[in-house]
Context: one part of a larger RNA
């Protein structure tokens, strides 16, 4: 010096925990805002930085209605002071306060500040802007209209994770290059609504004397097409299920009011396709009958029950022995409509708190039902006339949508040019024409089955277990970082109890040594506490140079 071993120290890996996660599953709700949201900011405490909680009525916050039953003054452990059987703290259901900013709305503003009028005269309370309605006033320009003001209106506005509709819409990418194509009508942005949205009661879909709104799922089928027939995209019908539900106007026609005599409003009527209705004829009906508040009119309400927001009640074990500590292990019993769990000083059906079972609401709120209340005729014969959704439907030219890239290209959809027909009508059936079928377009509205998960409640996992699992298991979107958009951590574990080490000794502390707690102090925390590995570094001792 090197190579062992032993034993310190460093260090924080394994191990065992779990207070937070994570996927799912039912069930709820899907909220909120000018009565000021969402989300800040700035205060409130006896001492009070931070988290949470409230807001000048501010940290047992205020009142009131139920639970509850003895201790309480959050996170937090300490001291003071208080409060409580006259019911406190705590739980729920209403209600009151609720600075200042923020849509922010009197102006103004570099958010949480400045500054203003008008009423009131303690507190206070109004003044935005835009639509609706009503009234006033009133240009160029006579009469008007713009335009202005002034009331009124729980009208809007701003927010909201993802669903959903709709306008604008990429590119990287693949095509092994790249232009059509593809990524994809996707990402991003706008706009707009609901607890769903959208669709939706055929001008449908086939082709059998066939079905009967939509809307999801399964299948059909990666099939038929499509396609620099390349990469690729890619259906419907039939069938099976899930859920079902239909219906108002316009219009023709009659009455009223109004009229610039064109017609306009209002009520009645009427609403399809096997053609319907108007019209005329017939006949049948006023209650004992049907119907409703999702659409088909539409308001508010009362009982009952049921269910949510707090809760109750709730079976049974003893001894020994071992042990710090019984729930172990022996004996020897009892409960179970309750042997989910979770706790307790080690593993507990019988210790606690809970599970089965049962019960329970003053207040709100929801839902079925009854009830009250509201509404409310129905055919059938004729076919002369009258209606039956116009700049549409359809072409042409230029685009987009369809599974379909112009294709032989229907169909749907429009930029812009033409531009019909009226039931002896029109439109479909993938060019077109004929037959034949099938439907009634150029108004609306309409539940459920469907799609999501910021959030609430219950459960569950051959999910994680602190480098994992969310970014955050901790005062995490915190500290930090950056002008800023943004960006983004580390960081859990004493013991069953603090019993958290009185006192003595060396020290200036700061450790340390004795005692003494404890099962254990090589569980000693205040920088470092469960176990405590390696690298590393120190003592000592072996062998060797």
């Nucleotide at each position: 010096g090197g190579c062992g071993c032993a034993u310190g120290g460093u260090g924080g890996a394994u191990g065992c925990c779990u207070u937070g996660g994570u996927a799912u599953u039912a069930g709820a709700a899907g909220a909120c805002g000018a009565u000021g949201a969402a989300g800040g900011a700035c205060g409130c405490g006896a001492c009070a930085a931070a988290c949470a909680g409230c807001g000048a009525u501010a940290u047992u916050g205020c009142c009131u209605c139920g639970g509850g039953g003895a201790g309480u003054u959050g996170u937090a452990a300490g001291u003071a002071a208080a409060c409580u059987a006259u019911g406190a703290u705590c739980c729920g259901g209403g209600g009151a306060u609720c600075u200042c900013c923020g849509a922010a709305u009197g102006a103004g503003g570099a958010a949480a500040c400045u500054u203003a009028c008008c009423a009131a005269u303690u507190u206070u309370g109004g003044u935005a802007u835009c639509c609706u309605a009503a009234c006033a006033u009133g240009a160029a320009u006579a009469c008007a209209u713009a335009g202005u003001g002034u009331u009124a209106g729980u009208g809007a506005g701003g927010g909201u994770a993802a669903c959903c509709c709709a306008g604008u819409g990429a590119a990287u990418u693949g095509a092994a290059a790249c232009a059509u194509c593809u990524u994809a009508g996707u990402a991003a942005c706008u706009g707009g609504a609901g607890g769903a949205a959208a669709a939706g009661a055929a001008a449908g879909a086939a082709a059998a004397a066939u079905c009967g709104a939509u809307u999801a799922c399964c299948u059909u089928a990666g099939u038929a097409g499509u396609g620099g027939c390349g990469a690729g995209c890619g259906a419907a019908a039939a069938g099976g299920u899930a859920a079902u539900a239909g219906c108002c106007c316009a219009a023709a026609c009659c009455a009223a009011u109004c009229u610039u005599c064109g017609g306009a409003u209002u009520g009645g009527g009427g609403u399809u396709g096997u053609a319907g209705g108007a019209c005329a004829u017939u006949u049948u009906a006023u209650a004992c009958g049907g119907a409703g508040u999702u659409a088909c009119a539409a308001a508010a309400c009362u009982a009952c029950u049921u269910g949510a927001u707090a809760g109750c009640u709730g079976a049974a074990u003893a001894u020994u022995u071992u042990g710090g500590a019984a729930a172990a292990a022996a004996u020897a019993g009892c409960g179970a409509u309750a042997c989910a769990a979770a706790g307790u000083g080690a593993u507990a059906g019988c210790c606690u708190u809970g599970u089965a079972a049962g019960c329970g609401a003053a207040a709100u709120c929801a839902a079925u039902u009854a009830g009250a209340c509201u509404c409310u005729u129905a055919a059938a014969u004729g076919u002369a006339u009258c209606c039956u959704g116009a700049g549409u439907a359809c072409g042409g030219c230029g685009g987009g949508a369809c599974a379909c890239g112009u294709g032989a290209a229907a169909u749907c959809u429009u930029g812009u040019c033409g531009g019909a027909a009226u039931c002896u009508a029109c439109g479909g059936g993938g060019a077109c024409c004929a037959u034949c079928c099938c439907g009634u377009a150029a108004g609306g509205c309409u539940a459920a089955a469907u799609a999501c998960u910021c959030u609430c409640u219950a459960a569950u996992g051959a999910c994680c277990g602190a480098u994992a699992g969310u970014g955050a298991a901790c005062a995490a979107g915190u500290a930090c970082c950056g002008u800023g958009a943004g960006g983004g951590a580390a960081a859990g574990g004493u013991g069953a109890a603090a019993a958290g080490a009185a006192c003595c000794c060396c020290g200036g502390a700061a450790g340390g040594g004795g005692a003494g707690u404890g099962a254990a102090a090589u569980a000693g925390a205040u920088a470092a506490u469960c176990u405590g590995a390696a690298a590393c570094c120190a003592u000592g001792u072996g062998c060797u140079u």
A computed fold for a 545-nucleotide part of an RNA from a Mollicutes bacterium, annotated as large-subunit ribosomal RNA, domain I. The coordinates come from a structure-prediction model, not an experiment, and the mean pLDDT is 82. Lineage of the source: Bacteria > Bacillati > Mycoplasmatota > Mollicutes. Rfam family: Bacterial large subunit ribosomal RNA.